SAM riboswitch aptamer (S box leader) from Bacillus suaedaesalsae, 105 nucleotides, folded computationally. The coordinates come from a structure-prediction model, not an experiment, and the mean pLDDT is 84. The sequence was found by an Rfam model in a public genome assembly.
RNA sequence: UUCUUAUCAAGAGUGGUGGAGGGACUGGCCCGAAGAAACCCGGCAACCGUUAACUAAGCGUUAAUAGGUGCUAAUUCCAGCAGAUUCAAAUCUGACAGAUAAGAA
Numbered sequence: 001u002u003c004u005u006a007u008c009a010a011g012a013g014u015g016g017u018g019g020a021g022g023g024a025c026u027g028g029c030c031c032g033a034a035g036a037a038a039c040c041c042g043g044c045a046a047c048c049g050u051u052a053a054c055u056a057a058g059c060g061u062u063a064a065u066a067g068g069u070g071c072u073a074a075u076u077c078c079a080g081c082a083g084a085u086u087c088a089a090a091u092c093u094g095a096c097a098g099a100u101a102a103g104a105a
Base pairs, nucleotide, nucleotide: 001105002104003103004102005101006100007099008098013041015040016039017038021031022030023029025080026079027078028077042072043071044070047068048067049065050064051063052062053061054060076097081094082093083092084091085090
């Protein structure tokens, strides 16, 4: 980097360093010197791992978590293609794209 599978409506700081940008892309709409990105610490979660309980075993379920990742404004902030309802606006559904995890090449 590519492929496969699963998940994406919940959750998480009035901290320190830092200094202007950030929210993948495009269009919107937002966040930001009452301080962006990034790093550190803290936290959340439970995908993998580990441990314990249940189970005849396996599968599996539940709980915990000092391990490996991840996440920590807004539904993956909204829409981007197709369809349904509809005068329209708007709402809804499924893809696409993206993100993360695990496995494979």